Context: one part of a larger RNA
């Protein structure tokens, strides 16, 4: 106030929050007093089950049928010093250092005192001669800081940028001048490791580079100097050995023949790098034996030679790029395509192996330029670490809008250009080949070229056209508008341009994430490999080389039975809960779930990305579409009947009557029957077919076409949907729910680690502390920090015979871990904690050295 309401005031009940006072429950921590025993505790052995390939090492890629590894136990490898770069802390500071000198002292170490040299630094530039930076220590933008209410001023360090000065250059010539010099002002798109209110010196320590053995161990080689010819080679000197046979040269002699030369025959001789064979001396074949032998070359039987170019003793020569050498590159002391010993020498090695404790945070590359480079370094790239300037600036492997550039993919070739198929139409021109004609640039036919409208088909080095996706810029204060100046440029022109004063205009001028920038040191890597997609070579490859992206390498986990890349998903320690991928008959956790289809496979059904194979072609095995035909005007199949007449057409033929074989292929009568679809004869006949029709009484036939199925489909040990095993699946093809499980996902705890924020007034210490929040957590090669442990030395604290260090040992306790601390047992004399120093400091490997088993 009419009401709903409104507004003051009081007073009760809830809820929260604060303060204030009391009470109960009870963590944690101390302490003390009791219990002395146990498990859901803790270690420890056996058993079964699951899941698990051997470590180290090069490597794209190792369980490797690649190496190195029996087993313990001790030794065993980035050190040390010189310069240098950065970076750090100290100390002094335009200076700085310890060595020249003194002093205490032991001419030990150390420590102090003067402070001469001399080192770096304080002035630079030129090639030198030399000359050399005088200032309210300049401008402008950006800057933190302080001042202020604000507006706005100040302006460290740096950055950028413009000028000033100094040296060098180029140019310039006043002045003087002895005529040769001397060179001042004003100057320059030239040039300096320079000024511009210093920043260095010494010590230390890290990290890296470089000389040194230079992380350790390992050559084949090179050089200086010896030493050796007791094996062996070869020459010379001197000595020593070499049965028994055969062969029978030259000379002798005898005899015979011949005119003769001379020849023959019988004897004798006893010669030869002759021949059998012993000794010696060799070493051929059993490819014997032996082969940890009798031996670092031996022995058996067989073999060569055996009076010489023979074999040997002793002596002596010849010596290492030198010797010898009947030559084999042989032999020179078990060593020879350049001995042996020593020493340069810890020779060097871009090679191949080794490199030793822990735990946390980061995290590579196998590309790019050059290199007598390609097994390798420098250079950049990736990465670490250290810092500095700041606090919404600014930045993006993203998107959006605006706007440029492109000739790929696609298309196109009745567009150029280049290739190409077919016909069709055609005058002129121009081959060719004919016809009429004497011939004619006269007709005419024809085959081309040609020419015209058309077609087929192509192109990395062809294109009108022309994408997608990648790329470039812009999305504002360094901007816009205004007023005014200057300018050797521009304009008819205060026109336009450039540049500057002042002065207005803050919603910072898409989006979305994200602190940003900037500087110094450096390791490591410079062997790569895979997959989709694109793409070169190649017949192709697990082949070769390239791009975009994304992975293995470097990485574990779930899944593909197995499995470096494939799918799924990346990882502290743990609980609960949900999923991916893949799965659910058993081996195996989880439906012998549910619908609806297809599939029978007596040589080997089938059965899940990368994947571990199968074509062309085929099929009346079956299930579906397509699409043409029959069909109640009774089709298809079944059974049954008819299938004739001209005419045995013709022609050819030895013959041919539907049917060897060519050429034609009519006509009549019919419901219907071809001058004839096979069988068939020497021909004929005969059978059948095609076509008719009659019973029957509904659906038939053919082509092509795709799902499974089947042929196609043979290889060497026995064999693999991963195995049993599976047929209305546990096979294929589709739908749908359930459910099974990673370290993923979500949620709790605790653990580490990176940022942030808050804490000490009033009583002493302290922050190397305490307190909350958020993010994040693989990792080889390396980087970085924090620790543990061993010898030795200082320092302080301590433990020990009432037992130390050591050792054993299913005893206990802490730490993530290197490990530590106790217990109980031996043991019998030392030894430890905290804090500095220091370092011959941490072993499984190195065909690692010794030793032992």
């Nucleotide at each position: 106030g009419a009401g709903a309401g409104c507004g003051c005031u009081g007073g009760a009940u809830c809820u929260g929050c604060g303060c204030c006072c009391u009470g109960a429950a009870g963590a944690u921590g101390c302490u003390g007093g009791c219990a002395c025993a146990a498990a859901u505790g803790g270690c420890u052995u056996c058993a079964a089950c699951c899941a698990g390939c051997c470590c180290g090492u090069c490597u794209u890629g190792a369980a490797a049928c690649a190496c190195g590894g029996a087993c313990c136990a001790a030794g065993g490898a980035g050190u040390c010093u010189a310069a240098c770069a950065c970076a750090u802390a100290u100390g002094c500071g335009a200076g700085u250092a310890g060595u020249a000198a003194g002093g205490u002292g032991g001419c030990a170490a150390a420590c102090c005192u003067u402070g001469g040299a001399u080192g770096c630094g304080c002035a630079a530039u030129g090639a030198a001669a030399g000359u050399a930076a005088c200032g309210u220590g300049g401008g402008u933008g950006g800057g933190a800081u302080c001042c202020g209410c604000a507006a706005g001023g100040u302006g460290c360090a740096c950055c950028a940028u413009c000028g000033a000065c100094c040296g060098a250059c180029c140019a310039g010539g006043a002045u003087c001048u002895u005529c040769u010099g001397u060179g001042a002002a004003a100057g320059g798109u030239u040039u300096g490791a320079g000024u511009a209110a210093g920043a260095g010196c010494a010590u230390a320590u890290u990290u890296g580079u470089u000389g040194g053995g230079a992380c350790c161990c390992g050559a084949a080689a090179g050089a200086u100097g010896g030493u050796g010819a007791a094996c062996u080679a070869u020459g010379c000197c001197u000595g020593a050995a070499u049965a028994g046979g055969g062969u029978g040269a030259a000379g002798c002699c005898g005899g015979a023949g011949g005119a003769a030369a001379c020849u023959c025959c019988g004897g004798u001789g006893g010669a030869g790098g002759c021949u059998c064979g012993u000794a010696g001396c060799g070493g051929u074949a059993c490819u014997g034996a032996c082969g940890u032998g009798c031996a670092a070359a031996u022995c058996g039987u067989u073999c060569g030679u055996c009076a010489a170019a023979u074999u040997u003793g002793g002596g002596u020569a010849u010596a290492g790029g030198g010797g010898c050498g009947a030559a084999a590159g042989a032999c020179u002391a078990a060593u020879c395509g350049a001995a042996c010993c020593a020493u340069c020498u810890a020779g060097u090695a871009g090679c191949u192996g080794g490199u030793u404790c822990c735990c946390u945070c980061c995290g590579a590359a196998g590309u790019u330029u050059c290199c007598c480079u390609u097994a390798g370094g420098a250079u950049a790239g990736c990465u670490g670490g250290a810092g500095c300037u700041c606090a919404u600036a600014c930045a993006a492997g993203u998107u959006u809008u605006a706007u440029c550039a492109g000739g790929u993919a696609a298309a196109g070739c009745g567009a150029a250009u280049g290739a190409u198929u077919a016909g069709a139409g055609g005058c002129c021109u121009c081959g060719g080949g004919g016809g009429u004609g004497a011939a004619a640039c006269a007709u005419c036919c024809u085959c081309g070229a040609c020419c015209u409208a058309u077609u087929c088909u192509c192109a990395a080095a062809c294109u009108u056209u022309a994408a997608a996706u990648a790329g470039g810029u812009a999305a504002g204060a360094g901007g816009u508008c205004c007023u005014u100046g200057c300018c050797a440029c521009u304009u008819g022109a205060u026109u336009g341009g450039g540049c500057a004063u002042g002065g207005g205009c803050a919603u910072u001028g898409a989006a979305u994430u994200g602190g940003a920038g900037c500087u110094c040191c450096a390791a490591g890597u410079g062997g790569g490999c895979c997959a989709u997609u694109u793409u070169u070579g190649g017949u192709a490859a697990g082949c070769a080389g390239a791009a975009c992206u994304g992975g293995c390498g470097a990485u574990g986990c779930g899944g593909g039975a197995u499995g470096a890349a494939c799918c799924g998903a990346a990882a502290g320690u743990u609980u609960u809960g949900u999923u991916a991928a893949g799965g659910u008959g058993u081996u195996u956790a989880a439906c012998u779930g549910u619908c609806g289809g297809c599939u029978c496979a007596u040589g080997u059904a089938g059965a899940c990305c990368c994947c571990a194979c199968a074509a062309a072609g085929g099929g009346u095995g079956u299930u579906g579409g397509u699409u043409c035909a029959u069909a109640u005007a009774a089709a298809c199949a079944g059974c049954a009947g008819g299938a004739c007449g001209g005419u045995g057409g013709c022609c050819a033929u030895g013959g041919a009557a539907g049917u060897c074989g060519g050429a034609a292929u009519c006509c009549g009568c019919u419901a219907a029957g071809g001058a004839g679809u096979g069988u068939g004869u020497a021909a004929c006949a005969a059978c059948u077919c095609a076509c008719c029709u009659g019973c029957c009484g509904a659906a038939u036939g053919g082509a092509c076409u795709a799902g499974c199925c089947c042929c196609g489909a043979a290889a060497a040990u026995g064999g693999a949907u991963a195995a049993c095993g599976c047929u209305c699946a546990a096979g294929c093809c589709g739908a749908c729910g359930a459910c099974c499980u990673a370290u993923a996902c979500a949620a709790g705890a605790c653990c580490g680690u990176u940022g942030g924020c808050c804490c000490a007034a009033a009583u002493g210490c302290g922050a190397u502390g305490g307190g909350c929040c958020a993010g994040c957590g693989a990792g080889u090669a390396g980087g970085a920090g924090g620790g543990c442990g061993u010898g030795g030395g200082g320092a302080u604290c301590g433990u020990g015979a009432a037992g130390c260090a050591g050792c054993u040992u299913u005893g206990g306790a802490c730490g993530u871990g290197a490990g530590u601390c106790u217990g109980a047992g031996u043991g019998a004399a030392a030894c430890g904690g905290u804090c500095c120093c220091u370092a011959g400091u941490g072993c499984a490997g190195a065909u690692c050295u010794u030793g032992g088993u």

Predicted 3D model of an 853-nucleotide part of an RNA (large-subunit ribosomal RNA, domain II) from a marine metagenome. It matches the Rfam family "Eukaryotic large subunit ribosomal RNA". Its family is annotated with ribosome and structural constituent of ribosome in the Gene Ontology. The family is grouped with related families in Rfam's "LSU clan".